[in-house]
C1' cells in the first nucleotide's frame, strides 16, 4: 500500500429517564421495577306487571293524656321468588402447549336470553323465609317453636317429528353410518301476570266467567351468535440434556361426560417417542400488528382489536344454559385487622388514592348528556370508575407564536489585529407598520340532541271511534362549560433556548492552564504560543426545545436465502472402508406428488398504502378501494424433477491376456563397518579440542595380525526415479498377500458419487508384559566455556532405540490445498505399457496411466497457481466468523498413565493478521573503496611547564560549546576598559532613537569651589552663532537645553517557536524529475545487468528515452616555454669608478615581476579488451593519463550548534533583570581529562667563524648607521606610505676547538636578588634582562591511543594578525633540509 479483520461514528425508533431551558394550542399518551402490602370511597344490581309482610320521621283530627285515627303509603325496608352477577373492567404470573394463528373436521356436540315455525298448557297437593314467640354469643352469627303466599316446590292426566327398545324397507353418505317409515317405553307446563271491553251468566259487589291486546310458561323443529373437542401446518435457545415412558401405547368390557377418547377402572396384549432433536434444562403469554431495513431479514408484542391465562397461595367442588367463578362457597396456609381470648373478618393484577422498592410513569375530578354501550323491568326508570369529559406530566405527534418593513461606507460596547483596519452588524437605536397566537377587556355564538314521557293527527291490530304497535307534528333532555367559534378595543407590548465547532462532521480566534486542571463516540487532546481541557469573541446546527444516557434495526456482504469464506490472513477431519442421508447416465410408457395456469373458499376490524371528503392546515378522524406475498379446494398441462414398468451401454464392475514396482506379512542367508574376548607384535603414550582437561594406559593401552562372540544397520546402485489411502517403504533368497497401469470389446446393466454418526489403520515418543543390547543415547557424573553455564564444546553414561505381544492415537500427519465427475492454449523432461512405420537406428510418429519443470487466458490481496488448478461448472461432506483469556476451566467420555476428544465464560484489548513497497539493522551473504588495517616514519599515554574542560571552592570564580562533531572552542590578546558576574555608591525619559505638549536664548566649548574612592550631586563665572517682523521697547518661531507623556534599554528567557550562519556523515556518489511503460497500490524501471573508472566516470546491453542537482570541467597558485614591458628588479656584451659593492654611463641577453599565450588531449604506436569504453607498456615531452595544490560540499540526517555576533515571534523586567562608576572577581586549587611546549642527550650540548630563503610588516608606523649599557634596554634620527627605506639576525647546515654518559657543560622548572618596557595604574594580575638557584626527569614513558603515502612525515627557523603592552609554546601563513613503507584486502573503523 492492497488486501482481510474487529472496534467506533453519521441514519431511523421509544410507554423512556436524567440535564439545561420552556409562550400556546389540538390530538395521542402515561407503574415498563415488587402478580409487593394496601387505609378510604365508589365500581353489580335490577323487578311490586311473580308472591307474602309491611314501617318511621313528619303532620292533621280525636283523647280518659296511657293512646288512638287519618294522611305519610301498600312508601321505605328486608324476605321469598325471576333474570343479571360467567358480560364489562385489569393483568401477563403461569404456560413451549392445539395456548395461539391459520385452514379444516365433529356422522361425537352443548347453547339462557334473541328470532322464525308447529304444537299444547288439564287435575290436585305438601311446605318454606319473611313475621310472631323464646334461646345462645362480645361479634360475627346461629338455633328451637309457631303461622303464611306465589311465575317457589312435589304428584297424577295428556302428548307430538322428543326419548328407549324391537322390527323392515328404501335413499344417501365419508369407514363407524346418516335421513325417512312402523310398533313400543318413558317425559311437559305457570286454569300464570297485565291492559281494555259491549252485550250474556256468575258475584263475597272488589270482581270473575266470556271477548280481545300484550307479555310470560312446556314441548318440537329451524335461525343467529356463544361455546366445548379433533386435526394438518407454522412460529424460541440449549446436545456440555441422548435416550424417554408403565395409564406408559393398543385391545375387550364397564364407568363417567353435553360429547369421542386411558377421561377413570378391571383384564390382555408389549408396546409407544427419539438425530426430521424424544426426554430434561433455560426463557416466554399468543396473533393482527409496531419500530427498522432497498428488500430478504433482524428486533419486538406498550396503547386499540382478537384470543388465552391468572384473580393473597394451593386445592375442592357447588348452582347454573354457561364457571371450577376477579368484588360466590368450602378446606388448608402465609399475612393483615377484631376480640370479652371462646372466636370472628378481610383479599385494589377494578377506578381513584396510599406505602415501599425504584433512573421512572398522573386526580381519594365531574357526568349518564352520548354510545344501534351493559343488566334488570312492560314501562317510566334504576344501576354502570364500562364509557362520555375535564384535571396533571413538552411524555410523544402536528400545528402557531415570540413581530413586519426602513435604517450607516456602518453608533457606542465586546471581540480581534499586521494598528491599516476587520467583526459583531441592518443587528440595535431611531422612523414607519401590522394586529397573528396567547393572556387581558367587551359584545355574541354553534355542533355534540337522537330520544323517551305528555298532546295531536294517520295507519295496522281487533266486534271496537278502548287498549296495544308504527309512522308524522309539537315540544323536553348538556357532564364537558366561565369551553368554542366570530367580532370590538388596547398594545411590539408578555413569551429562546440548547447542543456543537481537531479529524470523521457543517462551523475559528484571543486569553487563562502547562501530562495539573480537565477532555473522549474511535481515533487521541494537555508536559509555555492547545481551532480538542476553562472562559469570552465570532461562527454552525436544531429550535420550545436541544442534549446526555439506556435499548432496536440499520450502515455489517461483520453468519452471507437473497449475499461470504477455508494454499500464505480464522478455516480441509491425519488416511481409509462404510450406515443414514443427499445427489446422480440413456431410450419409452403410465402417473400427477413437486411444478405452472386458471376458478372458488378463506385471509376480522384496525394499522400500512391510494383516493375522495371532515375538523381554518396538520397531526387526528370518516368513506370508498388497494392489499393482506398465506391456507384449502377444484378443472387443465406434462418440458423437468419424484414415483411405477420396460428396454439401452457410453458410467461402474466383472473376464481374458500381458506388465512394472523399496507395496505388506513370515522364514532363511549374506558382506562390509562397529564393539568385546583370546592370542602374537611393540614399547608410551592414546584421545579430544578454538585451546585444553576429565578419559583410557608399563597390570601394556593406542597401533598392528590371527582367531572367535555379538547385536543393530543394510555403502555403491540411487534418480525432484518406483509402491501405498495416509502413516509409510530400501542388502540377497523362497513362500503367502493387496493394489496400479496396458490391450481385447467377451459378459453385467446405473450395479455409481459423497458419506453425518460408526469402525478400521495411524510417525516419533511414550505406557504395560517378556525378551535382547554392538553403536548411539534423554536423564545422570564428570571437564570446560562463562559474570553465571542446570546450554552449546568434550569423556563417561542409564531409560530407550531392537524383536514379541497390548496399549496410547498425537505431529509443520503439509501439497500448510477434503473427495468425485467433466469441460478449458501451449511447451520440455522423466518413468511404466501399448499399436504404426522405414533411410533398421542410441530412428520416426500416435494412444493410455504416471512423475516433474515452464507457461496463454483466467483466477487472486498480492505472493503464486495455470489439464496434477488456487480456472469454468455440477453433486456430497468437515470447517471458518477480532486478539488475549485458550485448545485452557468445568462437565461428559475414552485411556493403567501420560494423556486424547468435545469445549466455554468472566476480564482486558484497538487492535490481531496476511501478501507486497520503501528503507535502516544484523556476531548474513557478495563486490568495491578510504592511512581503514597491514607495511614504516614520528608522537601522546609517564615528568616539568602552557593552555583548556571537569570537579571543588567563593559574594563572584559571567555565559555558551560536551561521543566522533565539546575540551591552545566563542576569544585573531580579561591589569582598569572589555565585562555580560560580584561588593559597595549613584541615575530614572535615562548611556542612545523619534514624536508630542509646556517652558526656552541660559548652546557648544571653557571654567571657579564645595563632598566624594569615582560616578554623581550642589555651585561662581567666561561664552558665540541665529529665522521672521520689528513702532527697536519687543513680539514670533526654533536646535541645545529643563520639566512632563507616548516610549527607550534589557549579554533576561525559550536554539525544542525562528531566521541567518556553521559543524557532520563527505568532496562519499550519490538525489532526483519529466514523458513513457509495469502494477489495483505503496512503488518500479531509467539509477539493474556485463565491463571500466578516483566518479551513476564512461562503454555495451537493455521498456525505457531524455533532463537536472551533485562528480569532472570552467576559476586561482604551482611546475616548462614564447611572445609583450623593463623600475623601484637585473647585468652577458661595452664603457667610467671603487677597497668592496649595478655605484654611475647603458643594456633586455638572463634571473626576476606580471600581464597575455602555448603545453596534456589517453592525442600517437604496441598489446589486452565485445569492432567498445578502458586498461598495461612505449616514444616524444618541463609536465602523462584528474600533473601537484586550493576554492568549490548534491537530495538529505543529528528537533546538532548558535536567541552572548546579527536580526527575529512569544513570555517576563520597567527609581530596575536598565544606566553610571570605584573596587574585586572571571587567574582561585586537594584532584581529574583534553590539547601542546621543553626535555631526558653525542644523529647532542656549548665556544668561535662561515652560507644560502620565502612570505609578510611598516605613519599615533617600521626605524638604519653612530654613541651608551653585559642584556633587557636608551639615545640618535638617515631614509621609507615602500620589487626604492626599514623590521631582518634566517635557523638547520658548513668548517674549527671543547664537553665523554654523569642527573652531566643534558634539563631548564623553582625561587632570590638586581634591572628594562608598555600603560593613568603591573599587589591580587603583564612581558623582558642580568647574576644567583637548579626541581621532576635517565636505554623515551602500562593498559591504551593519534598523525602521516612525497617535496608528504619528520626537523629548522621566519612573517603576520589582535595588540598601549602581554601570558603566543595558540592560529594563520612562509620557506630551508629532506626520508622510510605499501606483499596485500583476512581482520578493526566507516562508507558505497
Nucleotide at each position: 500500500u492492497c488486501c482481510u479483520g474487529g472496534c467506533u461514528c453519521a441514519g431511523a425508533a421509544c410507554g423512556a429517564a436524567c440535564g439545561u431551558u420552556g409562550g400556546c394550542g389540538g390530538c395521542g399518551u402515561g407503574g415498563a421495577u415488587g402478580a409487593g402490602g394496601c387505609a378510604u370511597g365508589c365500581a353489580a344490581g335490577u323487578c311490586g306487571c311473580g308472591c307474602g309482610u309491611g314501617a318511621a320521621a313528619g303532620u292533621c283530627u280525636c283523647u280518659u293524656c296511657g293512646g288512638a285515627g287519618g294522611c305519610g303509603a301498600g312508601u321505605a325496608a328486608a324476605g321469598c321468588g325471576g333474570c343479571g352477577g360467567a358480560c364489562g373492567g385489569g393483568u401477563g404470573a403461569g404456560u413451549a402447549a392445539c395456548a395461539c394463528g391459520u385452514a379444516a373436521u365433529c356422522a361425537a356436540g352443548c347453547u339462557a336470553c334473541c328470532c322464525u315455525c308447529g304444537a299444547g298448557a288439564c287435575c290436585g297437593g305438601g311446605a318454606u323465609a319473611a313475621c310472631c314467640g323464646g334461646a345462645g354469643g362480645a361479634a360475627a352469627c346461629u338455633c328451637c317453636g309457631g303461622c303464611u303466599a306465589a311465575u317457589a316446590c312435589c304428584g297424577a292426566a295428556u302428548g307430538g317429528u322428543c326419548u328407549u327398545c324391537g322390527g323392515g324397507a328404501a335413499a344417501c353418505g365419508c369407514a363407524u353410518g346418516u335421513u325417512u317409515c312402523c310398533g313400543u317405553u318413558g317425559u311437559a307446563a305457570a286454569c300464570g301476570g297485565u291492559g281494555g271491553g259491549g252485550c250474556u251468566c256468575c258475584u263475597u259487589c272488589g270482581g270473575g266467567a266470556c271477548c280481545u291486546g300484550c307479555u310470560g310458561c312446556u314441548c318440537g323443529a329451524g335461525g343467529a351468535g356463544g361455546c366445548g373437542a379433533u386435526u394438518g401446518c407454522g412460529g424460541c435457545c440449549u446436545a456440555u440434556c441422548a435416550g424417554c415412558u408403565u395409564g406408559u401405547u393398543g385391545g375387550u368390557g364397564u364407568g363417567g361426560u353435553a360429547a369421542c377418547g386411558g377421561c377413570g377402572c378391571a383384564c390382555c396384549a408389549a408396546g409407544g417417542c427419539a438425530u426430521c432433536g424424544a426426554c430434561g434444562g433455560g426463557u416466554a403469554g399468543c396473533g393482527g400488528g409496531c419500530c427498522u431495513g432497498a428488500g430478504a431479514g433482524g428486533g419486538u408484542g406498550g396503547u386499540c382489536c382478537g384470543u388465552c391465562a391468572c384473580a393473597c397461595u394451593g386445592g375442592g367442588a357447588c348452582u347454573g344454559a354457561g364457571a371450577c367463578a376477579c368484588u360466590g362457597c368450602c378446606c388448608a396456609g402465609a399475612c393483615u385487622c377484631c376480640u370479652a381470648c371462646g372466636g370472628g373478618a378481610g383479599g385494589c393484577u377494578g377506578c381513584a388514592g396510599u406505602c415501599g422498592a425504584g433512573a421512572a410513569u398522573c386526580u381519594u375530578c365531574c357526568g349518564c348528556a352520548a354510545u344501534g354501550g351493559g343488566g334488570c323491568g312492560a314501562a317510566a326508570g334504576c344501576c354502570u370508575g364500562a364509557c362520555g369529559g375535564a384535571g396533571c406530566g413538552a411524555c410523544g405527534c402536528c400545528g402557531c407564536g415570540u413581530g413586519u418593513g426602513g435604517g450607516a461606507c456602518g453608533a457606542a460596547g465586546g471581540c480581534c489585529c499586521u494598528u491599516g483596519g476587520g467583526u459583531u452588524g441592518u443587528a440595535a437605536a431611531c422612523c414607519a407598520c401590522u394586529g397573528u397566537c396567547c393572556a387581558c377587556g367587551g359584545g355574541u355564538u354553534a355542533u355534540g340532541a337522537a330520544u323517551g314521557g305528555g298532546c295531536c293527527g294517520u295507519c295496522g291490530u281487533a266486534a271496537a271511534u278502548a287498549g296495544c304497535g308504527g309512522c308524522g307534528g309539537u315540544g323536553u333532555u348538556g357532564a364537558c362549560g366561565u369551553a368554542u367559534g366570530c367580532u370590538c378595543g388596547a398594545g411590539a407590548g408578555g413569551a429562546a433556548g440548547c447542543a456543537c465547532c481537531g479529524g470523521c462532521u457543517a462551523a475559528c480566534u484571543c486569553u487563562g492552564u502547562g501530562c495539573c486542571a480537565g477532555c473522549a463516540g474511535c481515533c487521541g487532546c494537555g508536559g509555555u504560543a492547545a481551532u480538542a481541557c476553562a472562559g469570552a469573541g465570532g461562527g454552525u446546527g436544531c429550535g420550545a426545545a436541544c442534549g446526555u444516557u439506556g435499548u432496536u434495526c440499520g450502515g455489517a456482504a461483520u453468519u452471507a436465502c437473497u449475499g461470504g469464506g477455508c494454499a500464505u490472513a480464522a478455516a480441509g477431519c491425519g488416511c481409509g472402508c462404510g450406515u443414514a442421508g443427499g445427489c446422480g447416465g440413456c431410450c419409452u410408457c403410465g402417473u400427477a406428488a413437486g411444478u405452472g395456469u386458471g376458478g372458488a373458499g378463506u385471509g376480522a376490524a384496525a394499522g400500512c398504502c391510494c383516493a375522495c371528503g371532515g375538523c381554518u392546515c396538520a397531526a387526528c378522524c370518516g368513506u370508498g378501494g388497494a392489499a393482506c406475498u398465506g391456507c384449502u379446494u377444484u378443472g387443465c398441462a406434462u418440458a423437468c424433477u419424484g414415483c411405477g414398468a420396460g428396454g439401452c451401454u457410453a458410467g461402474a464392475g466383472g473376464a481374458u491376456g500381458g506388465u512394472a514396482g523399496g507395496g505388506g506379512a513370515g522364514a532363511g542367508c549374506a558382506g562390509a563397518a562397529c564393539u568385546c574376548c583370546u592370542g602374537g607384535u611393540g614399547g608410551a603414550g592414546c584421545g579430544g579440542u578454538g585451546a585444553a582437561a576429565u578419559g583410557c594406559g608399563u597390570a601394556g593401552a593406542u597401533a598392528u595380525c590371527a582367531g572367535g562372540a555379538g547385536g543393530a544397520a543394510u555403502a555403491c546402485c540411487g534418480g525432484c526415479g518406483g509402491c501405498g489411502a495416509a502413516g509409510g517403504c530400501g542388502g540377497c533368497u523362497c513362500u503367502c498377500u493387496g493394489g496400479u497401469c496396458c490391450a481385447u470389446a467377451u459378459c453385467u446393466g446405473a450395479c455409481g458419487c459423497u458419506g453425518a454418526g460408526g469402525u478400521g489403520c495411524g510417525a516419533a515418543a511414550g505406557c504395560c508384559a517378556g525378551g535382547g543390547u554392538a553403536g548411539c543415547g534423554a536423564a545422570c557424573g564428570g571437564g570446560a566455556u562463562u559474570a553465571g553455564a542446570u546450554a552449546c564444546c568434550c569423556c563417561g553414561g542409564u531409560a530407550g532405540u531392537c524383536c514379541u505381544g497390548g496399549c496410547c492415537g498425537u505431529a509443520a500427519a503439509c501439497g500448510a490445498u477434503g473427495g468425485g465427475c467433466a469441460c478449458u492454449a501451449g511447451u520440455u523432461a522423466a518413468a511404466g505399457g501399448u499399436c504404426c512405420u522405414c533411410c533398421u537406428g542410441u530412428g520416426g510418429g500416435g494412444u493410455c496411466u504416471u512423475u516433474g519443470g515452464c507457461g496463454a487466458a483466467g483466477c487472486a490481496a498480492a505472493u503464486g497457481u495455470g489439464u496434477u488448478a488456487a480456472g469454468u461448472g455440477c453433486c456430497c461432506c468437515g470447517c471458518c466468523u477480532g486478539g488475549g483469556g485458550a485448545g485452557u476451566a468445568u462437565g461428559g467420555u475414552c485411556g493403567c498413565a501420560a494423556g486424547g476428544c468435545u469445549a466455554a465464560a468472566a476480564c482486558u484489548c484497538a487492535a490481531a493478521g496476511g501478501a507486497a513497497u520503501u528503507g535502516a539493522c544484523g556476531g548474513g551473504g557478495g563486490c568495491u573503496c578510504a592511512c581503514a588495517c597491514a607495511a614504516g616514519c614520528g608522537g601522546u599515554g609517564g615528568a616539568g611547564c602552557a593552555u583548556g574542560u571537569g570537579g571543588u571552592u567563593u559574594a563572584a570564580u559571567u555565559c555558551g560549546a560536551u561521543g566522533c562533531a565539546a575540551c591552545g572552542c566563542g576569544a585573531a590578546g580579561a591589569a582598569c576598559c572589555u565585562u555580560a558576574c560580584c561588593c559597595a555608591g549613584c541615575c530614572u525619559u535615562g548611556a542612545c532613537a523619534u514624536g508630542c505638549a509646556g517652558g526656552g536664548a541660559u548652546a557648544a566649548c571653557u571654567u571657579u569651589g564645595g563632598u566624594g574612592a569615582a560616578a554623581g550631586c550642589c555651585u561662581c563665572g567666561g561664552g558665540a552663532u541665529u529665522g521672521c517682523c520689528u513702532u527697536c521697547g519687543g513680539g514670533u518661531g526654533u536646535a541645545a537645553c529643563c520639566u512632563g507623556c507616548a516610549c527607550a534599554g534589557g549579554u533576561g528567557u525559550u536554539g525544542c517557536a525562528u531566521g541567518g550562519c556553521u559543524g557532520u556523515c563527505g568532496u562519499c556518489a550519490g538525489c532526483u524529475c519529466g514523458u513513457g511503460u509495469c502494477g489495483u497500490g505503496a512503488g518500479a524501471u531509467g539509477u539493474c545487468g556485463g565491463g571500466u573508472u578516483a566518479a551513476g566516470u564512461c562503454c555495451c546491453u537493455u521498456a525505457a528515452c531524455g533532463a537536472g542537482c551533485g562528480a569532472a570541467a570552467c576559476c586561482c597558485c604551482u611546475a616548462u616555454c614564447a611572445c609583450u614591458a623593463g623600475u623601484u628588479g637585473c647585468c652577458a656584451g661595452c664603457g667610467g669608478g671603487u677597497u668592496c659593492g649595478g655605484c654611475c654611463g647603458g643594456g633586455g641577453a638572463c634571473u626576476c615581476u606580471a600581464g597575455u599565450g602555448a603545453g596534456a588531449c589517453u592525442g600517437c604506436c604496441g598489446u589486452u579488451g565485445u569492432c567498445a569504453a578502458a586498461a598495461c607498456g612505449g616514444a616524444g615531452g618541463a609536465a602523462g593519463g584528474u600533473g601537484g595544490g586550493g576554492a568549490u560540499g548534491a537530495c538529505g540526517u543529528c528537533a546538532a550548534g548558535u536567541c552572548a555576533u546579527c536580526a527575529u515571534g512569544g513570555c517576563c523586567c520597567u527609581u530596575a533583570c536598565g544606566c553610571c562608576u570605584g573596587g574585586g572577581g572571571c587567574g582561585a586549587c586537594a584532584c581529574a581529562c583534553g590539547u601542546g611546549c621543553u626535555a631526558c642527550a653525542a644523529u647532542g650540548g656549548u665556544c668561535g667563524g662561515g652560507a644560502c630563503a620565502g612570505a609578510g610588516g611598516g605613519a599615533a608606523g617600521c626605524a638604519a648607521a653612530g654613541c651608551c649599557g653585559c642584556g633587557a634596554g636608551g639615545u640618535g634620527g638617515a631614509g621609507c606610505a615602500a620589487a626604492u627605506c626599514c623590521c631582518a639576525a634566517a635557523a638547520a647546515c658548513c668548517c674549527g676547538g671543547c664537553c665523554c654518559c654523569a642527573g652531566u657543560u643534558c634539563g631548564g622548572a623553582u625561587u632570590g636578588c638586581a634591572g628594562g618596557c608598555u600603560g593613568c595604574a603591573a599587589c591580587u594580575c603583564g612581558c623582558c634582562u642580568g647574576c644567583a638557584u637548579g626541581a621532576a626527569g635517565u636505554u623515551c614513558g602500562g593498559a591504551a591511543u593519534c598523525g602521516c603515502u612525497a617535496g608528504u612525515a619528520a626537523u629548522c627557523g621566519c612573517g603576520g594578525a589582535u595588540c598601549a603592552g602581554c601570558a603566543a609554546u595558540g592560529c594563520c601563513g612562509c620557506g630551508g633540509u629532506g626520508a622510510a613503507u605499501a606483499u596485500g584486502u583476512u581482520c578493526c573503523u566507516g562508507a558505497g
Notes:
The RNA shown here (small-subunit ribosomal RNA) has 1392 nucleotides and comes from an uncultured prokaryote. Model confidence (mean pLDDT): 84 of 100.